[in-house]
């Protein structure tokens, strides 16, 4: 002084607090009703944990790699919590 790797710290978008239930559980009423939170279903949506698909490119072939593009299996879709990336700090470790 550079590269990648591990820690910490800060930053960090998108998308319905959407509709039902004969269902639990609280709160409530004289009793219904209302209200809330589970839980289960349904349509809708998002993509920046992970996955996966197709490429630009990687001197040429062939094998391999390969995105913030595509797909949404997964994950999300009030907050939290997550979060691809970026930014400093530290620690080895190669050059």
């Nucleotide at each position: 002084c550079a590269g990648a790797c591990g820690a910490g710290c800060g930053g960090g978008a998108g998308a319905g607090c959407c509709c039902g239930u004969c269902g639990c559980c609280c709160u409530g009423u004289c009793a219904c009703a209302g209200g809330g939170g589970c839980a289960c279903g349904g349509c809708g949506c998002c993509g920046a944990a992970g996955g996966a698909g197709c490429a630009a490119c990687c001197g040429c072939c062939c094998c391999g790699g390969a995105a913030a593009c595509u797909c949404u299996c997964a994950g999300g879709c009030c907050a939290a919590c997550g979060g691809a990336c970026c930014g400093c700090u530290c620690g080895g470790c190669u050059g």
This is a predicted structure of a 95-nucleotide RNA (Glycine riboswitch aptamer). Rfam family: Glycine riboswitch aptamer. Rfam links the family to the GO term glycine biosynthetic process. Model confidence (mean pLDDT): 81 of 100.